This is a predicted structure of a 144-nucleotide RNA (c-di-AMP riboswitch aptamer (ydaO/yuaA leader)).
RNA sequence: AAAUCUUUUUCGCCGAGUUCCAGAGAUGGAAGCGGGGGACCCACUGUCCAGUUCGGACUGGGGUGAAUCCUCUUUGAGGUAGGGCCAACUCCUAGGCAGGCCCGAAUCCGACAGCUAACCUCGCAGGCGUUUUAGGGGGAUCCG
Numbered sequence: 001a002a003a004u005c006u007u008u009u010u011c012g013c014c015g016a017g018u019u020c021c022a023g024a025g026a027u028g029g030a031a032g033c034g035g036g037g038g039a040c041c042c043a044c045u046g047u048c049c050a051g052u053u054c055g056g057a058c059u060g061g062g063g064u065g066a067a068u069c070c071u072c073u074u075u076g077a078g079g080u081a082g083g084g085c086c087a088a089c090u091c092c093u094a095g096g097c098a099g100g101c102c103c104g105a106a107u108c109c110g111a112c113a114g115c116u117a118a119c120c121u122c123g124c125a126g127g128c129g130u131u132u133u134a135g136g137g138g139g140a141u142c143c144g
Base pairs, nucleotide, nucleotide: 011129012128013127014126018031019030020029021028022027032124033123034122035121036120037119042114046058047057048056049055060112061109062108063107064106069079070078071077072076082103083102084101085100086099089138090137091136092135093134094133098132
């Protein structure tokens, strides 16, 4: 000096997934954020058979999330609706308003749910490490 592994602290990112109080703990509670169910009104009403019978058959349908859809040489590629990031002591001046990087999954309900006031109910995980202009002032820390 480089690489790898482990631990601790600070900071940051995706995400609702945070904070506080009590308790030895398990756990309980509160605030905050997020999700689901749930009236009037409004909206919606698949296809076929039967039609004296109000039935039968088929296709299911819905939620969380940005994560949907298309194509191909198809189990892997390319794109795409859509989504996220480009902090790092602080202040000022000038420039710039673009460019760059990444994701575009997964999973749950179980024949069932549109919206929806009141009301009811659930969650607060998990996974990671991005840094883009120039100049000047002040400050902090470390080394000599």
It matches the Rfam family "c-di-AMP riboswitch aptamer (ydaO/yuaA leader)". Rfam links the family to the GO terms cyclic-di-AMP binding and regulation of gene expression. Of the family's consensus pairs, 92% are formed in the model. Model confidence (mean pLDDT): 77 of 100.